[in-house]
RNA sequence: CGAGUAGGAUGAAUGGUCGCGCUUGUACAGACGAAAGGGUGCAGGUGAGGAAAGUCCGGGCUUCAUAGGGCAGGAUGCCGGAUAACGUCCGGUGGAGGUGACUCCAAGGCUAGUGCAACAGAAAUAUACCGCCACGCAAGUGGUAAGGGUGGAAGGGCAGUUUAAGAGACUACCGCCUCGUUGGUAACAAAGAGGGCAUAUGUAAACCCCAUCCGAAGCAAGACCGAAUAGAGAACUAUGUGGCUGCCCGUCACGUUUUCAGGUAGGUCGCUUAAGACUAUUGGUAACAGUAGUAACAGAUAGAUGAUCAUUCACGACAUAACCCGGCUUACAGUUCUGCUCAUACA
Numbered sequence: 001c002g003a004g005u006a007g008g009a010u011g012a013a014u015g016g017u018c019g020c021g022c023u024u025g026u027a028c029a030g031a032c033g034a035a036a037g038g039g040u041g042c043a044g045g046u047g048a049g050g051a052a053a054g055u056c057c058g059g060g061c062u063u064c065a066u067a068g069g070g071c072a073g074g075a076u077g078c079c080g081g082a083u084a085a086c087g088u089c090c091g092g093u094g095g096a097g098g099u100g101a102c103u104c105c106a107a108g109g110c111u112a113g114u115g116c117a118a119c120a121g122a123a124a125u126a127u128a129c130c131g132c133c134a135c136g137c138a139a140g141u142g143g144u145a146a147g148g149g150u151g152g153a154a155g156g157g158c159a160g161u162u163u164a165a166g167a168g169a170c171u172a173c174c175g176c177c178u179c180g181u182u183g184g185u186a187a188c189a190a191a192g193a194g195g196g197c198a199u200a201u202g203u204a205a206a207c208c209c210c211a212u213c214c215g216a217a218g219c220a221a222g223a224c225c226g227a228a229u230a231g232a233g234a235a236c237u238a239u240g241u242g243g244c245u246g247c248c249c250g251u252c253a254c255g256u257u258u259u260c261a262g263g264u265a266g267g268u269c270g271c272u273u274a275a276g277a278c279u280a281u282u283g284g285u286a287a288c289a290g291u292a293g294u295a296a297c298a299g300a301u302a303g304a305u306g307a308u309c310a311u312u313c314a315c316g317a318c319a320u321a322a323c324c325c326g327g328c329u330u331a332c333a334g335u336u337c338u339g340c341u342c343a344u345a346c347a
Stems, first nucleotide, its partner, number of pairs: 002342009012312007020047009032037001049318001053329002056327005061218004073214005078092005093107001094105004108209002113207002115203003129148002131144005156174002159171003175197001176195004181190003222269004231260006240254005277294007313316001
C1' cells in the first nucleotide's frame, strides 16, 4: 500500500426573524365555568431517535379472574451461567464454511407409532432388469446382491477369508448400538470391553411423542372529582298554574326546596426518576453484579418540535415520541476510531 474480519462513535454547524407544545415568573381581565379549572400579554427556560420504526418476544404497572389439579391451545428445545424476565445475552460442547482473523446452526426423539417422497428405476424397505453361478438340449427353474444400470436415497463402508457364484456367513479396521472406566459441574471427550448389526434412505419449521414454560385484557388500562337530563326518598303547597276554550261546568297535566344513588359532558391523576444512563473502582474469562459519584428537565390528548433568511462545509441517509423499561428484527447518505487476519514489496 492492497484485500478482508470484528467491535464502536457520529448522524451538518453558527446566528437572526416568525410560529407551536410544556413550564417558571409577572401583569391584566374577571367576561367562560356549579366547581375543578380555564383566558390574554410580556420576559425567561425547555422541546425526538439510533433506530422514536416493525409491534416480534419478555417484564413492570392496572383492572378482572383465580382452593388445587387436569384437558385443549400456544411457545421453547445441546450444556452451564447472567437476568425482574425472555424466544435475549455471555461462556463452552458438537456440527458446517473460510488459507486465516472469524462467521453460521430451532442442535430433543424417524432404534414409540402413523404418514409422505414427483420422475426415473425390475424393485423405495421391498425387489432379480442386465450380469454372475448351478441344473437343463432348449424354453426355463433355482441361488446371489460382488459388478453394471436408475435415483437425492438400493439391506452400514472397505479389504480379505470362505464359496458353485455370492453374502457380517466369518475376520481386521472404520461406523453403529450396549456397558462400565477416566477427565469434565455438564453438554461432551479419551481410551477400552462386548454385540455381527437385531436399529439401518430421507423427512418431526409432517402428524405425533418427550421435557420445560404460559390466567385474560391492555394507559382509549385504570383511579378520583363531577354538571345537565332522567330516577328514588323526605318536607312544603292544593286556595295555585297551564291545555281543550272567549266565559262557566267538566276533564287532563303539573310545582318548590332538599337528600341519595348512579357516573354522562367536562376536569384532575395515571405521566415520566426508570429493575434507567454515564464515569470511576472492586469481583467475574464474559454476560453481569456490588460500591461511590455525576448529570438530570418532551409529556401532548385531535395531539407541539415547524417555516424562513444569512454564512460555512464533506451539500446532508433512514426516519418523527403518545404509559414505561429490557431485548430482537428491519431501514440508513456520508464521516470516523480501535483490535485482528491474509498477501506483496522494502528495511

The RNA shown here (Bacterial RNase P class A) has 347 nucleotides and comes from a Lachnospiraceae bacterium. The sequence is in RNAcentral, with records from ENA. Its Rfam family is "Bacterial RNase P class A". By type it is a ribozyme. The same sequence occurs in records of 2 taxa. NCBI's taxonomy places the organism under Bacteria, Bacillati, Bacillota, Clostridia, Lachnospiraceae. The coordinates come from a structure-prediction model, not an experiment, and the mean pLDDT is 76.